The part of an RNA shown here (large-subunit ribosomal RNA, domain I) has 595 nucleotides and comes from a Bacillota bacterium.
The full RNA is in RNAcentral, with records from ENA.
Rfam family: Bacterial large subunit ribosomal RNA.

Context: one part of a larger RNA
RNA sequence: GGCGCACGGUGGAUGCCUUGGCAGAGACAGCCGAAGAAGGACGCGGCAGGCUGCGAAAUGCCCCGGGGAGCUGCGAGCAAGCAUUGAUCCGGGGGUGUCCGAAUCGGGAAACCGGGCGGGAGUAAUGUCCCGUCACCGCCGGGCGAAUCCAUAACCCGGCGGGGGGAACCGGGGGAACUGAAACAUCUCAGUACCCCGAGGAAGAGAAAGCAAAAGCGAUUCCCCCAGUAGUGGCGAACGAAAAGGGAACAGCCUAAACCUGCGCCGUGGAUAAGGCCUCAGCCGUUGCGGCGCGGGGGUCGCGGGGCCGGGCUGGACGGAGCUGAGGAUCCGUCGGGGAGUGAGAAACCGGAUCGAUAGCUGAAUUGGCCUGGAACGGCCAGCCAGAGAAGGUGAGAGCCCAGUAAGCGAAAUCGAUCCGGCUCCCUGGGUCCGGUACCCAAGUACCACGGGGCACGUGGAAUCCUGUGGGAAUCUCGGAGGACCAUCUCCUAAGGCUAAAUACUGUCUCUGACCGAUAGUGAACUAGUACCGUGAGGGAAAGGUGAAAAGAACCCCAUGCGGGGAGUGAAAUAGAACCUGAAACCGUGUGCCU
Numbered sequence: 001g002g003c004g005c006a007c008g009g010u011g012g013a014u015g016c017c018u019u020g021g022c023a024g025a026g027a028c029a030g031c032c033g034a035a036g037a038a039g040g041a042c043g044c045g046g047c048a049g050g051c052u053g054c055g056a057a058a059u060g061c062c063c064c065g066g067g068g069a070g071c072u073g074c075g076a077g078c079a080a081g082c083a084u085u086g087a088u089c090c091g092g093g094g095g096u097g098u099c100c101g102a103a104u105c106g107g108g109a110a111a112c113c114g115g116g117c118g119g120g121a122g123u124a125a126u127g128u129c130c131c132g133u134c135a136c137c138g139c140c141g142g143g144c145g146a147a148u149c150c151a152u153a154a155c156c157c158g159g160c161g162g163g164g165g166g167a168a169c170c171g172g173g174g175g176a177a178c179u180g181a182a183a184c185a186u187c188u189c190a191g192u193a194c195c196c197c198g199a200g201g202a203a204g205a206g207a208a209a210g211c212a213a214a215a216g217c218g219a220u221u222c223c224c225c226c227a228g229u230a231g232u233g234g235c236g237a238a239c240g241a242a243a244a245g246g247g248a249a250c251a252g253c254c255u256a257a258a259c260c261u262g263c264g265c266c267g268u269g270g271a272u273a274a275g276g277c278c279u280c281a282g283c284c285g286u287u288g289c290g291g292c293g294c295g296g297g298g299g300u301c302g303c304g305g306g307g308c309c310g311g312g313c314u315g316g317a318c319g320g321a322g323c324u325g326a327g328g329a330u331c332c333g334u335c336g337g338g339g340a341g342u343g344a345g346a347a348a349c350c351g352g353a354u355c356g357a358u359a360g361c362u363g364a365a366u367u368g369g370c371c372u373g374g375a376a377c378g379g380c381c382a383g384c385c386a387g388a389g390a391a392g393g394u395g396a397g398a399g400c401c402c403a404g405u406a407a408g409c410g411a412a413a414u415c416g417a418u419c420c421g422g423c424u425c426c427c428u429g430g431g432u433c434c435g436g437u438a439c440c441c442a443a444g445u446a447c448c449a450c451g452g453g454g455c456a457c458g459u460g461g462a463a464u465c466c467u468g469u470g471g472g473a474a475u476c477u478c479g480g481a482g483g484a485c486c487a488u489c490u491c492c493u494a495a496g497g498c499u500a501a502a503u504a505c506u507g508u509c510u511c512u513g514a515c516c517g518a519u520a521g522u523g524a525a526c527u528a529g530u531a532c533c534g535u536g537a538g539g540g541a542a543a544g545g546u547g548a549a550a551a552g553a554a555c556c557c558c559a560u561g562c563g564g565g566g567a568g569u570g571a572a573a574u575a576g577a578a579c580c581u582g583a584a585a586c587c588g589u590g591u592g593c594c595u
Base pairs, nucleotide, nucleotide: 001594002593003592004591005590006589007588008587009586015580016545017544020516021515022513023512024511025510026509027508028507029506030505031165032164039100040099041098042055043054044053046078047077050074051073061094062093063092064091065090066089070082071081072080105114106113107112115134116133117132118131119130120129121128136162137161138160139159140158141157142156143155169200170198171197172196173195174194180187184234210217211216221248222247223246224245231239232238252498253497254496255442259297260296261295262294263293264292265291266290267289268288275284276283277328278327279326280325281324282323302476304441305440306439307437308436309435310434311433312432313431314430316335317334318333319332320331321330336428337427338426339425340424341423349422350421351420352419353418354417355416356415357414358413360409361408362407366382368381369380370379371378383400384399385389392402393401447471448470449469450468451467452466453465457483479492480491481490482489532539533538552579555566556565557564558563
């Protein structure tokens, strides 16, 4: 020196464990913000660096309810206190809530600086301090009111709203490339990623100018299927329906116009005015007529509907209006009767009942015997409960020890749902039928051409949908569609609007897992988006385990306060805090053999 054996050191694999994650199911919930959010800065504790909580009323204040013996968070200790006059704790409501932040009095290098006005504290007075208020934009109402007569703008006041944030989900405006095509350009990736705007607990869509096919259906959305079909496609790569059928959930409405009418403005009309609902008489006469605007009534459809005119049937009472009187017709109000409603169709709330959410409560049966053990929850023996033998804890493996479980019970306060009542709205004031009339039924629209986009559909025979440019209809004997186009036939009724549910996503609670078990599972089981890195955008860790219980080693010895040897605790200390197990590499000590 090598090989082996034994015993150690180092190291932290492995096993076991789990407070943390991952995935899913069901139920429920879903916006916050100028009444200042989200997110922060700085503070607040007797001793207090970090986390948590809170805000100068600062680890908290008040009220209501639950609960019932301890409490002053993680977090020990010391100190000082609180609590059956009910604390700590849990739930509901309220108060306080510095400064920054949309940040909004002005400024600003966020958490700082400087003001105006009104009120207050203090001072002899100034300085100083406290409270309130002062940004901008839009809409509505009002006032005042230029050039310029009316008017309008400007200005002023009041009211209401907006602004910013939100993981994912949603609608819209923009919109790649790598890649694939075994190269690449059409194509694909993909209307994806990404950027912007907007909305909400969902969003969007939605009440047929739809599908279909000789039979019919009857808004929209979502799922299954149709179907990798029909198709599209350098007919390459690839893209890829729809109807029907089966389900989930179901809900339908309001305007515009014709016509009548009120008000405002403009134009027009002049005595035999026209006209003032009809008849007669009187009376009035900028009351008429036309246009425009705003409002009320009317009206909303596809076996076309509505308006206007005439007629038939049906349909409460009372009072009032108009230029006057009488009658008729019309209109308005009140009562009665009927209906509906805040999820659209108008819109706010209030009360009651029931149910649910946000704290909780009751809840059976072995502190049985013996054995092992440090400990019984194990073994043997003997019992008991069970609408409860789910899971967890307890010194090992517990139905009967704890806490729970099955089954029941419970809310002063706030919130939600349903029902009832108040309340509000509608009908009665209309409905229906017959005949006539041809007044209305959404215009730079439909449609056409050209250029594009979007439809599974790449210009194709290319319909349907959207529209940049140009042209440019009709009103029901109209018009659109049925995949060029035409005819027949069938279906529908565009050019205005609203609309719950079934759906998407996330959170909370409960439950589940041939999911992970600390190099795994979230990046994060622990002071984690922390430390650290970066000017910044951004990147981004490592790090769990004594023991049943600290019983965490009094005392003695060596020694530098580290460390160690005794003693003691403990079942165990090679469980001693660098703490469960403690592999290997690597480093030693002793020894056997070889050299």